Source information
RNAcentral holds the full RNA, with entries from SILVA. This is a predicted structure of a 479-nucleotide part of an RNA (small-subunit ribosomal RNA, central domain) from Lissotriton helveticus. The coordinates come from a structure-prediction model, not an experiment, and the mean pLDDT is 82. The source organism's lineage runs through Eukaryota, Opisthokonta, Batrachia, Salamandroidea and Lissotriton. It matches the Rfam family "Eukaryotic small subunit ribosomal RNA". The literature on the family includes a 2002 paper in BMC Bioinformatics by Cannone et al., "The comparative RNA web (CRW) site: an online database of comparative sequence and structure information for ribosomal, intron, and other RNAs".
Context: one part of a larger RNA
RNA sequence: CUGCAGUUAAAAUGCUCGUAGUUGGAUCUUGGGAUCGAGCUGGCGGUCCACCACGAGGCGAGCUACUGCCUGGGGGGUCCAAAGAGUUUACUUUGAAAAAAUUAGAGUGUUCAAAGCAGGCCGGUUGCCUGAAUACUUCAGCUAGGAAUAAUGGAAUAGGACUCCUGUUCUAUUUUGUUGGUUUUCGGUACUGGGGCCAUGAUUAAGAGGGAUGGCCGGGGGUAUUCGUAUUGUGCCGCUAGAGGUGAAAUUCUUGGACCAGCGCAAGACGAACCAAAGCAAAAGAAUUUGCCAAGAAUAUUUUCAUUAAUCAAGAACGAAAGUUGGUGCUUCGAAGACGAUCCGAUGCCGUCGUAGUUCCAACCAUAAACGAUGCUGACUAGCGAUCCGGCGGCUUUAUUUCCAUGACCCACCGAGCAGCUUCCAGAAAACCAAAGUCUUUGGGUCCUGGGGGGGGUAUGGUUGCAAAGCUGAAACUU
Numbered sequence: 001c002u003g004c005a006g007u008u009a010a011a012a013u014g015c016u017c018g019u020a021g022u023u024g025g026a027u028c029u030u031g032g033g034a035u036c037g038a039g040c041u042g043g044c045g046g047u048c049c050a051c052c053a054c055g056a057g058g059c060g061a062g063c064u065a066c067u068g069c070c071u072g073g074g075g076g077g078u079c080c081a082a083a084g085a086g087u088u089u090a091c092u093u094u095g096a097a098a099a100a101a102u103u104a105g106a107g108u109g110u111u112c113a114a115a116g117c118a119g120g121c122c123g124g125u126u127g128c129c130u131g132a133a134u135a136c137u138u139c140a141g142c143u144a145g146g147a148a149u150a151a152u153g154g155a156a157u158a159g160g161a162c163u164c165c166u167g168u169u170c171u172a173u174u175u176u177g178u179u180g181g182u183u184u185u186c187g188g189u190a191c192u193g194g195g196g197c198c199a200u201g202a203u204u205a206a207g208a209g210g211g212a213u214g215g216c217c218g219g220g221g222g223u224a225u226u227c228g229u230a231u232u233g234u235g236c237c238g239c240u241a242g243a244g245g246u247g248a249a250a251u252u253c254u255u256g257g258a259c260c261a262g263c264g265c266a267a268g269a270c271g272a273a274c275c276a277a278a279g280c281a282a283a284a285g286a287a288u289u290u291g292c293c294a295a296g297a298a299u300a301u302u303u304u305c306a307u308u309a310a311u312c313a314a315g316a317a318c319g320a321a322a323g324u325u326g327g328u329g330c331u332u333c334g335a336a337g338a339c340g341a342u343c344c345g346a347u348g349c350c351g352u353c354g355u356a357g358u359u360c361c362a363a364c365c366a367u368a369a370a371c372g373a374u375g376c377u378g379a380c381u382a383g384c385g386a387u388c389c390g391g392c393g394g395c396u397u398u399a400u401u402u403c404c405a406u407g408a409c410c411c412a413c414c415g416a417g418c419a420g421c422u423u424c425c426a427g428a429a430a431a432c433c434a435a436a437g438u439c440u441u442u443g444g445g446u447c448c449u450g451g452g453g454g455g456g457g458u459a460u461g462g463u464u465g466c467a468a469a470g471c472u473g474a475a476a477c478u479u
Stems, first nucleotide, its partner, number of pairs: 004450003007431002014318001016316002021311003026203001088151003091146003095142001103135002107117002119129003160198001162196004167191002170188002208308001209305003213300002217296001221293004227271002231267006238260001242253002280285001323364005333357001337353004375446003379438002382422003387417001389415003393411002397408004427432001452479003461472004
């Protein structure tokens, strides 16, 4: 590994990117013939007959030819041996090789047995006979078969395979009676140019992926701009004795005119209803208008590339709220704090104030019940009605009235979404779940995590951080 589990029992990294790693679509030789081997027709043998075919040797007779014999050259086929070469591996099978003891197992009456490797036989001792098998022996290495499966290689600026010829460089031997010289031919060698020929040489275009293009779509992002009421403050004005607040009160504000009503102004937050099991975004998240900037999904396509892919240790970006640092701002709300109540008590719930904070800018921090408590990716398995976006098609109705065309309704269909309903699909401890199914009928690919409860996310060490803290992370002991 075979062979666990991860919604709720322990356990999916907050999210995306991403290197090593792991895994990776289809496609190229199927088949026919010859020969040999092994089997089957129960096995083995003898004899006879008939027919067919082939062949070695001997003897005899005859015919034909001029050759026979030896040597050499060319072409084709078969067999044997050696050498050299062939894309490379994984895989599988065979063989050799591989200590013994152990293990399995054969033989053997240790009296049996565990053992041991012994022992057995005869009429005598100058004796005879026989064992001490066999199997297994992962992996790696060697060896020879196989060629399915999985990788890998080759010919695209042809420096491609095969073949013919020209020219150039260098060079050895044999033969020209002998010796020497020179030059050819021939043989070898390294280059060079020109031909011929190949069925000459680029698989397809994945219900894989990337890119381009078209019209859309969306509270996606950044930035600037604009609007809205409310709140609080404030100016003027009006009338007045209460106003606040509560279960009831009080703290609090008020003839120095509160609260309330009217008309203004300012500030900083926030963006109601419309607003939905609707859309967008990697998640966190995101809602006034308009402009600018770049980005994106889905859809459509007889466009293009041609494996470019999937998931990911290390590493990186983003990451609510709170918190930290420096500014800005400070309307509201409001940790800490003060007071009023309540209460046995109240350091709380309720009320009145109120600092930090809440807003924005520039930097940190990196955690949440960061939840769908459910990794990502590929395939399959079921029915229905809604809905969003894009596309294709189709009667009618309707708006622009005036026909096309474009909208709005309606009906189907295709693709991709957010969800829902039903159900003896199947599963599950069940709750439930079209995924949490296709799981003892157990393997599509890949990453992360868990192994009783506490001690403890503690101690210690390392590392990050200004800090707060984060990441990594035990043990003793206890039950």